Background: This is a predicted structure of a 378-nucleotide RNA (Bacterial RNase P class A) from a Chromatiaceae bacterium. Taxonomically the source falls in Chromatiaceae (Bacteria, Pseudomonadati, Gammaproteobacteria, Chromatiales). The coordinates come from a structure-prediction model, not an experiment, and the mean pLDDT is 75. Its Rfam family is "Bacterial RNase P class A". It is annotated as a ribozyme. RNAcentral holds the sequence, with entries from ENA.
RNA sequence: GGAGUCGGCCGGACAGUCGCUGCUCGUCCGCCUUGGCGGCGCGAGGGGAGGAAAGUCCGGGCUCCACAGGGCAGGGUGCCAGGUAACGCCUGGGGGGCGCGAGCCCACGGCAAGUGCCACAGAAAAGAUACCGCCUAAAUCCGCCUCGGUGGAUCGGUAAGGGUGAAAUGGUGCGGUAAGAGCGCACCGCGCCGACGGCAACGCCGGUGGCAGGGUAAACCCCACCCGGAGCAAGACCAAAUAGGGGGGCGAGCGGCUGAGUGCCGCACCACGCGGCCCGCGUGUGUCCCCGGGUAGGUCGCUGGAGGCGUGUGGCGACGCACGUCCUAGAUGAAUGGCUGUCCCCGACAGAACCCGGCUUAUAGGCCGACUCCCCCU
Numbered sequence: 001g002g003a004g005u006c007g008g009c010c011g012g013a014c015a016g017u018c019g020c021u022g023c024u025c026g027u028c029c030g031c032c033u034u035g036g037c038g039g040c041g042c043g044a045g046g047g048g049a050g051g052a053a054a055g056u057c058c059g060g061g062c063u064c065c066a067c068a069g070g071g072c073a074g075g076g077u078g079c080c081a082g083g084u085a086a087c088g089c090c091u092g093g094g095g096g097g098c099g100c101g102a103g104c105c106c107a108c109g110g111c112a113a114g115u116g117c118c119a120c121a122g123a124a125a126a127g128a129u130a131c132c133g134c135c136u137a138a139a140u141c142c143g144c145c146u147c148g149g150u151g152g153a154u155c156g157g158u159a160a161g162g163g164u165g166a167a168a169u170g171g172u173g174c175g176g177u178a179a180g181a182g183c184g185c186a187c188c189g190c191g192c193c194g195a196c197g198g199c200a201a202c203g204c205c206g207g208u209g210g211c212a213g214g215g216u217a218a219a220c221c222c223c224a225c226c227c228g229g230a231g232c233a234a235g236a237c238c239a240a241a242u243a244g245g246g247g248g249g250c251g252a253g254c255g256g257c258u259g260a261g262u263g264c265c266g267c268a269c270c271a272c273g274c275g276g277c278c279c280g281c282g283u284g285u286g287u288c289c290c291c292g293g294g295u296a297g298g299u300c301g302c303u304g305g306a307g308g309c310g311u312g313u314g315g316c317g318a319c320g321c322a323c324g325u326c327c328u329a330g331a332u333g334a335a336u337g338g339c340u341g342u343c344c345c346c347g348a349c350a351g352a353a354c355c356c357g358g359c360u361u362a363u364a365g366g367c368c369g370a371c372u373c374c375c376c377c378u
Base pairs, nucleotide, nucleotide: 001374002373003372004371005370006369007368008367009366010365012343013342014341015340016339017338018337020048021047023045024044025043026042027041028039029038030037031036032035050349054360055359057358058357059356060355061354062231063230064229065228074227075226076225077224078223079093080092081091082090083089094108095106096105097104098103109222110221114220115219116216117215118214131162132161133158134157135156139154140153141152142151143150144149145148170188171187172186173185174184175183189211190209191208192207193206194205196203197202235300236299237298238297245291246290247289248288249287250286253267254266255265256264257263270284271283272282273281274280307326308325309324310323311322312321313320314319344347
């Protein structure tokens, strides 16, 4: 100098001005229970989107409902150990794959419990088979001849080689054989057993078995572990008008007398049923009062929290602990914008709605640190 890997960070800056929306303080007005409430009042000060606020894919807090315990169904997770409130997340480790390397990727339990599937091609796709080949040692037949050899056919043997396929019944080599074949042997792979190291996943060493078991479980399934349901429009409180619901009173009432009264006088006194009438009782309607639920509306939930930052400390690390310090949106027709000026590299993806931890996806441009490989110079 070039190429690359990993981690962290920023996400136009500054000033002026006009607005928007909460909060605090002051002031004005109104109300009442006089210290509070309210206002299409005013003024001042201060706060006001993100690294992903996104997708709503996991996990938890919180709220309501359900719930003795256990099981079934359903869903999820799937090497080991640890971290955490919890997780499908993170850290460390093991195994496998890729890269010269820094590093990166992996749903990575079981197909030796059962069932299913494996298109096309191919002889054959799982207890099977032989298309092209290879072989005639044995058996049968035919031919030739120098009469114990040779050629051919049949019956057969074989799976080494070719061919098909994503995949073909362990691989390579030597021996062996008629040709072959774990048929025998060595190494590798695989299974089983044992010793050692490790908490474990697993590793390593030795022995043993000729090898039995094609692939596929993000196919059914089996095994182990985890999971109650719904979600802030959760939920709680206050509470009109109108119309329902429950309970009760009244046949009311009006006028006069009187100090007053439940006393006296006068007038008035709904409908239906109990056969008619009177009393009485019941019902309805009307009216009044009380109670309760819900709606509109309002208040809370609502943001100070598994919180940020710094220091120390334990740990390889994720993370834990201690101390100090900081307060950083909380709306509900729903606010963070417009204009002007200066500068630069001319500005990407994108807008909170109960909160938090993750994952994933989008992102112009830029900064910092650690590391790897190659080339050059000293």